[in-house]
Molecule: SAM riboswitch aptamer (S box leader)
Organism: Chitinophagaceae bacterium
């Protein structure tokens, strides 16, 4: 990197170094930033895919396997401006919107 699946309107802060950019494909915007972007360090803090407890179902002789709700945060991770910041392509429209996709991101599995 391909691929499948799930989610993506919630939520979360200082300090230091540093010193023009950033907003995670492209392009159009439209925003953040010297009252310090990006990085990188430290602590903190947010979520609950992965783990792990329990509780129900269901297969099952049994151990166990699926599934769903509930908790927990120790470890894998990811995350801490605006909906994924909007938009783009498709449908309807009450034409400032609704819904579906494409595309991205996280996560677990495959190969």
């Nucleotide at each position: 990197u391909a691929c499948u699946u799930a989610u993506c309107a919630a939520g979360a802060a200082a300090g230091g170094c540093a010193g023009a950019g950033g907003g995670u494909a492209a392009u159009g915007g439209c925003c953040c930033g010297a009252u310090g972007a990006a990085g990188c360090c430290u602590u903190g803090g947010c979520a609950a895919c992965c783990u792990c407890u329990c509780u129900c179902a269901a297969c099952g002789a049994a151990a166990g396997u699926u599934g769903a709700a509930a908790g927990a945060a120790a470890g894998g991770u990811g995350c801490c401006a605006a909906u994924u910041c909007c938009a783009u392509c498709c449908a309807c429209a009450a034409a400032u919107g609704u819904g579906g996709g494409u595309a991205g991101a996280u996560a677990a599995g495959u190969c």